[in-house]
Context: one part of a larger RNA
Molecule: small-subunit ribosomal RNA, 5' domain
Organism: Minisyncoccota bacterium
């Protein structure tokens, strides 16, 4: 000097873009963050239409059933929920970063090729009954499917030298064409697993580490390789090129500093990882060992009829609490982008935006010309006068902003229509008025910027060196002056 997610003091006009829990991975009250699909099923309510049936009857009417049609719903199914977002505790490791592989898997997509025969059993829902203060059971009973099962078929896949042997499917909608599906089997994108070279803090006052260890042969086990597991068998394995203990620490793109070597750092984006009150452990799944799923134990909160139960903000706001310290219990799904559907659409605290906060970057304003009797006040002072000062007064001119009033976008892209949360915002015009806006730190050298006055080693002051004991440019105060300016100073930390 320059840099910051900054925080304090003083001060404070506006706009744009940015940024904002860095400490307690402490504790949470309250909404709200993940649902969709009725064109996959079978049922309940409701409303409409409509006949047919029954009562009654001249019509009408009324009743309960039936069937079309729509809305709505709980269940069951199917896809999603492994993505989106949030956090940095653990890890010094193939966790990340780069180089190179393969013994592998891969839902929805896309290209190709086959195929979608015939049959059964079941359970929710519901009915009944019944236990509990609730959460929440329990029994009978019957019901459906794109839920489950058994057979055929088997080109293709698996197994196998080979004969051979095993293995699949779902329907919906549509008058119909045909559309969405469903098996299988190749390839293809993606994404993942999983090996491998090299890099990747400090300590040697850490010097000796390991028994599933190091290898083998066999079995197991995974989508796969492998002591990954187990049984046997050797006795090896790794280390001063630092093994093993310790401490610290998520890592890279990147930032910041520097002429560069390098040096500190890892906030906001963007990729990987790891975590979800701690710890464990599987289960569905194409994927998990699962944040808003389950179970099981521990703290810890809560309800309870004392038997017994619920719960998990390191989503988004917001609350206690520690701290120098860090924000709204906001608007909208319009755009982008997810998730589910044929669709219409419905959910999205992601997202778009808006609010607070000078936290930061920028940008603009605080007027602009002219005005000497150099006014009056202040200071100074040889009392002449110098100095605040063209500064003001006073004429004149503008009106960026300000205030009101009127117009008023783009952002919308779908073949017509329709759709804007921001927002009556930006932007434009009229109108009016210089009108609404200046501080903070310094001034002895370093270092730009000086004089009275007050105090008298007191009170202070300070970043060093040092000022301060009666004429202080260093302390306080005023005037004058310097620097920077919506901000200046100071504190902390890097280079």
């Nucleotide at each position: 000097g320059g840099a910051u997610g900054a925080a304090c003091g003083c001060u404070g006009g506006c706009g744009g873009c940015g940024u904002g829990g860095a400490u307690a991975a402490g504790g949470c009250a309250u909404g709200c963050a993940a649902g969709u699909c009725g064109u996959a099923c079978g049922g309940a309510a409701c409303a409409a239409u409509u006949u047919g049936u029954g009562a009654u009857u001249a019509u009408a009417u009324c009743a309960a059933u039936g069937a079309u049609u729509g809305u709505u719903c709980a269940g069951u199914g199917g896809c999603g929920a492994a993505c989106g977002g949030g956090u940095u505790a653990g890890u010094a490791a193939c966790a990340c970063c780069u180089u190179g592989g393969u013994a592998u898997a891969u839902a929805c997509c896309u290209c190709a090729g086959a195929g979608u025969c015939a049959g059964a059993c079941a359970u929710a829902g519901c009915u009944c009954a019944u236990c509990g203060a609730a959460a929440g059971g329990u029994g009978a009973g019957g019901u459906a499917a794109u839920u489950u099962c058994u057979g055929a078929u088997a080109g293709u896949c698996u197994c196998g030298c080979a004969a051979g042997a095993g293995u699949a499917a779902a329907g919906u909608c549509g008058c119909a064409a045909g559309a969405c599906g469903c098996u299988u089997u190749g390839a293809g994108a993606u994404u993942a697993g999983c090996c491998u070279a090299g890099g990747u803090c400090c300590g040697a006052u850490c010097a000796g580490u390991u028994a599933g260890u190091u290898g083998g042969c066999g079995a197991g086990g995974u989508a796969a390789u492998a002591g990954c597991u187990c049984a046997c068998c050797a006795a090896g394995a790794c280390u001063a090129u630092g093994a093993c203990c310790g401490g610290u620490a998520g890592g890279g793109g990147g930032g910041c500093c520097g002429a560069g070597a390098g040096g500190c750092u890892g906030a906001u984006c963007c990729c990987c990882a790891a975590c979800g009150a701690u710890a464990g452990c599987a289960c569905u799944g194409a994927g998990a060992c699962a944040c808003g799923g389950g179970c099981u134990a521990u703290a810890c909160u809560c309800c309870u009829a004392c038997g017994g139960g619920a719960g998990g903000c390191a989503g988004c706001a917001g609350u206690c609490g520690a701290g120098a310290a860090u924000a709204u219990u906001c608007c909208a799904c319009a755009a982008u982008g997810g998730g589910c559907g044929a669709a219409a659409g419905c959910c999205u605290g992601a997202u778009g935006g808006a609010g607070c906060g000078a936290c930061g970057c920028c940008g603009c304003g605080u007027g602009c010309a002219g005005g000497a009797u150099g006014a009056a006040g202040g200071u100074c002072u040889u009392a002449g006068g110098a100095u605040u000062g063209u500064a003001a007064a006073c004429u004149g001119c503008u009106u960026u902003u300000c205030u009101a009033c009127a117009u008023g976008a783009a952002a919308a892209a779908g073949u017509u229509a329709u759709u804007g949360a921001u927002u009556g915002u930006a932007a434009u015009g009229u109108a009016g008025g210089a009108a609404u806006a200046a501080g903070u730190g310094g001034c002895u050298g370093c270092a730009a910027a000086c004089u009275u006055c007050g105090u008298g080693c007191c009170a202070g002051c300070a970043g060093c060196c040092g000022c301060g004991g009666u004429a202080a440019u260093a302390c306080g105060a005023a005037g004058g002056c310097c620097a920077c300016a919506a901000g200046c100073g100071u504190u902390a930390u890097c280079c």